A computed fold for a 73-nucleotide RNA from a Patescibacteria group bacterium, annotated as transfer RNA. The source organism's lineage runs through Bacteria and Bacteria candidate phyla.
[in-house]
Formats: sequence, structure tokens, C1' cells
RNA sequence: GUGCUCUUAGCUCAGUUGGUAGAGCGUCGCAUUGACGUUGCGAAGGCCACAGGUUCGAAUCCUGUAGAGCACA
Repeated sequence: GUGCUCUUAGCUCAGUUGGUAGAGCGUCGCAUUGACGUUGCGAAGGCCACAGGUUCGAAUCCUGUAGAGCACA
């Protein structure tokens, strides 16, 4: 330099055919306990890497940029 893949919650990851963003772990609160832990219930936490385009509507499709990985040279 060329091609391909990835970027979503604090962490690890889902998200189908474009139609109100989810799980596990973690954090916080309540119940339970003498206390801690376990267990049960609940809550907070995201503008989906960034910018633009298509569309009534984009995490999802298209283009560009940035970062990471793999292959080739």
C1' cells in the first nucleotide's frame, strides 16, 4: 500500500427482514441474616466509534474518517 472483519451499558457479548436497544457479570436500594455471604425483588447506567447520505423511519443500508485485528505484498 491492497483486501477482509470488528467498534453497542463499567466489563464480556447478543440484537433476525430497517419499525420504541437487551442479557450475563459488576454497581446501588429493599427483603432475608445477629452480621457478612447466598437467595429473591427492584433501580440506575447507552443517543450504538465519529461525520455525512438514502428513507416516513437507520445500531441495522450506502459513502468517508478514526481505531483494532487478520491475510497478501
Its Rfam family is "tRNA". Rfam classes the family as a transfer RNA. RNAcentral holds the sequence, with entries from ENA. The same sequence occurs in records of 2 taxa.